[in-house]
Context: one part of a larger RNA
RNA sequence: UAUGUUUGUUUUAAAGAUUAAGUUAUGUAUGUUUAAGUAUAAGUAAUUAUACAGUGAAACUGCGAAUGGCUCAUUAAAUCAAUUAUCAUUUAUUUGAUAGUAUUUUACUACUUAAAUAAUUGUGGUAAUUCUAGAGCUAAUACAUGCUAAAAAUCCCAAUCUUCGGAAGAGAUGUAUUUAUUAGAUAAAAAAUUAAUGCUUUUAAACUCCUUAAUGAUUUAUGAUAAUUUAAUGAAUUGUAUGGCUUUGUGUUGACAAUGGUUUAUUCAAAUUUCUGUUUUAUUAAUUUUUGAUGGUAGGAUAGUAGUCUACCAUAAUUUUAACAAAUAACAGGGAAUUAGGGUUUGAUUUCGGAGAGGGAGCCUAAAAAACAACUAUUACAUCCAAGAAAAACAACAGACGCGUAAAUUAUCUAAUUUCGAUUUGGGAAAAUAGUGACAAUAAAUACUAAUAUAGGGCUUUUUUGGAUCUUAUAAUUAAAAUGAGUAUAAUUUAAAUCCCUUAACAAGGAACAAUUGGAGGGCAAGUCUGGUGUUAGUAGCUACGGUAAUUCCAACUCCAAUAGCGUAUAUU
Numbered sequence: 001u002a003u004g005u006u007u008g009u010u011u012u013a014a015a016g017a018u019u020a021a022g023u024u025a026u027g028u029a030u031g032u033u034u035a036a037g038u039a040u041a042a043g044u045a046a047u048u049a050u051a052c053a054g055u056g057a058a059a060c061u062g063c064g065a066a067u068g069g070c071u072c073a074u075u076a077a078a079u080c081a082a083u084u085a086u087c088a089u090u091u092a093u094u095u096g097a098u099a100g101u102a103u104u105u106u107a108c109u110a111c112u113u114a115a116a117u118a119a120u121u122g123u124g125g126u127a128a129u130u131c132u133a134g135a136g137c138u139a140a141u142a143c144a145u146g147c148u149a150a151a152a153a154u155c156c157c158a159a160u161c162u163u164c165g166g167a168a169g170a171g172a173u174g175u176a177u178u179u180a181u182u183a184g185a186u187a188a189a190a191a192a193u194u195a196a197u198g199c200u201u202u203u204a205a206a207c208u209c210c211u212u213a214a215u216g217a218u219u220u221a222u223g224a225u226a227a228u229u230u231a232a233u234g235a236a237u238u239g240u241a242u243g244g245c246u247u248u249g250u251g252u253u254g255a256c257a258a259u260g261g262u263u264u265a266u267u268c269a270a271a272u273u274u275c276u277g278u279u280u281u282a283u284u285a286a287u288u289u290u291u292g293a294u295g296g297u298a299g300g301a302u303a304g305u306a307g308u309c310u311a312c313c314a315u316a317a318u319u320u321u322a323a324c325a326a327a328u329a330a331c332a333g334g335g336a337a338u339u340a341g342g343g344u345u346u347g348a349u350u351u352c353g354g355a356g357a358g359g360g361a362g363c364c365u366a367a368a369a370a371a372c373a374a375c376u377a378u379u380a381c382a383u384c385c386a387a388g389a390a391a392a393a394c395a396a397c398a399g400a401c402g403c404g405u406a407a408a409u410u411a412u413c414u415a416a417u418u419u420c421g422a423u424u425u426g427g428g429a430a431a432a433u434a435g436u437g438a439c440a441a442u443a444a445a446u447a448c449u450a451a452u453a454u455a456g457g458g459c460u461u462u463u464u465u466g467g468a469u470c471u472u473a474u475a476a477u478u479a480a481a482a483u484g485a486g487u488a489u490a491a492u493u494u495a496a497a498u499c500c501c502u503u504a505a506c507a508a509g510g511a512a513c514a515a516u517u518g519g520a521g522g523g524c525a526a527g528u529c530u531g532g533u534g535u536u537a538g539u540a541g542c543u544a545c546g547g548u549a550a551u552u553c554c555a556a557c558u559c560c561a562a563u564a565g566c567g568u569a570u571a572u573u
Stems, first nucleotide, its partner, number of pairs: 001569005009443001011441002015436001016403001022401003026398003031063002037060002043055002061422001070356003080277002085272002089270002095265003109236001113144001121135001123133003153173003157169001160167002174233002176229001178227006213220001235259001237258004243253003279327003286318003293315008331353001333351001335346004358379002361376002383390001409434001411433002417430001418428003449479003452475007460467002486506002488503001490502001516562005521543002527557001530555003538545002
C1' cells in the first nucleotide's frame, strides 16, 4: 500500500503518485478605480450650480496576468546540496536622495499646441466564434509636438583697441549616449654643495602656500578635455484648500497631496560562476575532433563572462582514482523507516530548488516568458458545420471515461491567512469551511456498588454439627445509586451553518444500548473434553496432523492473545 472481517464516542487527519505526462462533456479558477488620467450614456439622482461638478454601465488609458495552483515525463556531474565569485552583469516595484543651463537669432502658442480613435449613433455581411466592414461624432497622464528664469566661473578664438601690463568682442560648457585622451598621488631620516630652470611678489631677498575617495586588489567611484547622438530626460498632468503682496492688471506670489520623470543607492530578485559530493553494469575499454573536440589571438553576439558563434593559428582534451556507453519500476535535497555503533532501505507527496503544460519548434509584448487558462506553424488526437469555413488543449478545482489491486463533492465562502489591482470598498476552485474518508495517529464506553444465598480460605475462641472478624469466588436472587451513546429545547460555535464543548426534557436490567478478529501439538499464550470424519474431506508460514479412541480437520462447549480493532498478501529494516 491493497484486501477480508468488525466498528459506539472524541480530537487531528492523508487521499487518482504507482497503471495511462492517457482522453476529457459541462461549470468555474485573473482581474482591477480612488478627492486625485479620460464621462454629453439621448443611464440614474436632484439642486447652491445654463460649460462640467453627486453617483455611474460601457469604452480608452494604467497596472496585473512571469505570482499562485498542479504534476514528476525528461534528467546521472545534469538537476540539486553545502560552499564561493560578479573587480563579468540586468533589475518593474519598494524606500532614501536627485535636475535654474533646452532656442542658435529676431514679425514668436506659452494663460496650455497638433492630428486621431474607442465607447456611443446609424447602415450592413456570415450557418457559425469573445468575427467584424463601411459611414458619422468626441476625450486624455493615450499618441505626438514643443517654449522657458539668475549670477559668477572656466575653456577656447581673438583679424579690433592697446599705456604692451592688458581690455572690449565672438563662441562653448545641464544630465544621459558612444569613442579617444587625461587626472585618480603618497613606504623611508638629516645636512651640505654645484649647475640649470620655473613660478610668485618685486627688483632686494626668500622658497612660505598648492587638491586627491574606496577596496586585499582594478582601466573602480569621481573629475577634466575633444568630438559624438535619426532615438533618452529636464512636467503643456490631476485633486483639496484657497491665502499673501498689490501699482487693482484676467498683475504677481504661494500650501498640502497625487501621478509622472533622469541618475544614483536600496529592496525584491535574476543570470552566469568556484570547489566537493550521486544508483546499477566491464558480457560497456577506449572516447572527443570531417560538421568545436582542447587551447591561443581578434571580432561578432549577449545585460554581461565564455568555442557561445565566426575567422586565423596551434594540436590538443577525458580514461582502470572506471572515461565513453548502457540501464534505472531516477526529479535532487531538507527528510522517513529501521538501527547498540557502523549501516541498510526509502523520499511522486504539504517546505526548498529544478523541469513541464499532448509531442517538437518558433515568436511578440514586457522589468521579467522562449509564457502556454498568449500567439504562429507543424505533427498525433479530436469538436462544430449550411462543406465554403470555425474553434480547442483539466500534470488548476469539482466532475466523466479509460486504466487498473489501487484513491473523495460537478458543495459553501472571501470571515481568517494571503495575494493582485487605479484600490480601506473589487477579485481569487490560492486559502479557509463543510461532505466522503477504519491511510494513519490521540484520548478511552460496553459497567460500578451493596445486601443476601452458597462454597471456601486466613486469623481468633468458652464448650469445634459452632460463634466472631477479615476476606476470595460463584449466583436465572434482591436492591439502590451513576453515566454517556442516542433523541432533543436553547444558546454557543460560524461568513452562514455543522461538529465539539455547554445544556432544559427524554434515555439501562440481560431478550439489551448484546465486541470483535484470529487461535488452543510445538515454535507460541491457551483443551489429551464431547460428537462427526477416517491418508477422505480438510488443516498446515515451518515441523507436521488425518489410515476408527484426531491435543492439529468439521462442529458444540471451554480456554488464550490483541482489542475498536484484528487477520491475510506484498515491499522493506
Molecule: small-subunit ribosomal RNA, 5' domain
Organism: Orbilia oligospora